A computed fold for a 350-nucleotide part of an RNA from an uncultured bacterium, annotated as small-subunit ribosomal RNA, central domain.
[in-house]
Context: one part of a larger RNA
RNA sequence: CUGGGUGUAAAGGGAGCGUAGACGGUUAAGCAAGUCUGGAGUGAAAGGCGGGGGCUCAACCCCCGGACUGCUCUGGAAACUGUGUAACUAGAGUGCAGGAGGGGUAAGUGGAAUUCCUAGUGUAGCGGUGAAAUGCGUAGAUAUUAGGAGGAACACCAGUGGCGAAGGCGGCUUACUGGACUGUAACUGACGUUGAGGCUCGAAAGCGUGGGGAGCAAACUAGGAAGGGAUACCCUGGUAGUCCACGCCGUAAACGAUGCCCUCAAGGGUCGGUGGGUCAUGACCCAUCGGUGCCGUCGCAACAGCAGUAAGUAAUCCACCUGAGGAGGACGUCAGCAAGAAUGAAACUC
Numbered sequence: 001c002u003g004g005g006u007g008u009a010a011a012g013g014g015a016g017c018g019u020a021g022a023c024g025g026u027u028a029a030g031c032a033a034g035u036c037u038g039g040a041g042u043g044a045a046a047g048g049c050g051g052g053g054g055c056u057c058a059a060c061c062c063c064c065g066g067a068c069u070g071c072u073c074u075g076g077a078a079a080c081u082g083u084g085u086a087a088c089u090a091g092a093g094u095g096c097a098g099g100a101g102g103g104g105u106a107a108g109u110g111g112a113a114u115u116c117c118u119a120g121u122g123u124a125g126c127g128g129u130g131a132a133a134u135g136c137g138u139a140g141a142u143a144u145u146a147g148g149a150g151g152a153a154c155a156c157c158a159g160u161g162g163c164g165a166a167g168g169c170g171g172c173u174u175a176c177u178g179g180a181c182u183g184u185a186a187c188u189g190a191c192g193u194u195g196a197g198g199c200u201c202g203a204a205a206g207c208g209u210g211g212g213g214a215g216c217a218a219a220c221u222a223g224g225a226a227g228g229g230a231u232a233c234c235c236u237g238g239u240a241g242u243c244c245a246c247g248c249c250g251u252a253a254a255c256g257a258u259g260c261c262c263u264c265a266a267g268g269g270u271c272g273g274u275g276g277g278u279c280a281u282g283a284c285c286c287a288u289c290g291g292u293g294c295c296g297u298c299g300c301a302a303c304a305g306c307a308g309u310a311a312g313u314a315a316u317c318c319a320c321c322u323g324a325g326g327a328g329g330a331c332g333u334c335a336g337c338a339a340g341a342a343u344g345a346a347a348c349u350c
Stems, first nucleotide, its partner, number of pairs: 004321003012318001014201004021194003025088004030083002033081002035077008049065006091191001092188003095184004103177007110154001115149007125136002162169002206248006215242002220237001222236003259317001264312001267295002271291001273289001276286001278283002299306002323350003332343002
């Protein structure tokens, strides 16, 4: 490289948008670049291949054929690819009418709880554990009542329920705003799919500057236990951090360990939304579209399993894999404040 693969054996990029490129719906009549076909020229000779011949054979030599799968020129064909033209509406998009939603950003606001402060009542314990002790408390704690401060998170509703491309999103209200879905069929008329580079987003932790700090809590070889020891598990404390604003970082078992889009192929039950019909005011039935879990036929699979949300079937495009270790380490480069990230070999060993 070919071939074969990528849920769990090595292997799907964390996710999206999109450039080049690759691939691409229906009809008509053209063109003829690809394609097919006829002809011409060329494709040196020798060698090689097939046949025949000459040296007694062979090596060797000679003759003939074919081949040289190519290139150039030229006469045609028009199904397919391509290309320009004219048209179409089944893909895609727009409009109109609707309902659903923790989708996003900003501002405002609410109650429960924890902690703290002040005051009242009240007295000797509280707290904590397997049991204890450190700790707090007669300078009046814990408990309880009233008032106040402040920060963070939103019980019930809550649901293998909803929304979002992924990360993720949950008190309530308002403003601004993205997307999906259903119905209709007015409009555009292939405007599509994928996407190397590129750009954007991207949990937690971490970093910079400035705030904030209730609870929780790395570090603190803090203190107390337990233990042979205990740099731990348990307990009492406790600082970064967790929160906000702005700017970095760019990674996760970023998982469905399953790339995106499209085609086709038995069913069953369940949940939510939309539209229509029936009885009638609470449901049932039918049809249809979209989503989300389960079971299961065909088929697939090494098995376990997957199974209309495929790991089936048939295509396009991208990414990635190629024995284990060395190693996601070295060197170099690129971006970063740093931490670390991206790219990423070899010797050697088995």
The full RNA is in RNAcentral, with records from ENA and Greengenes.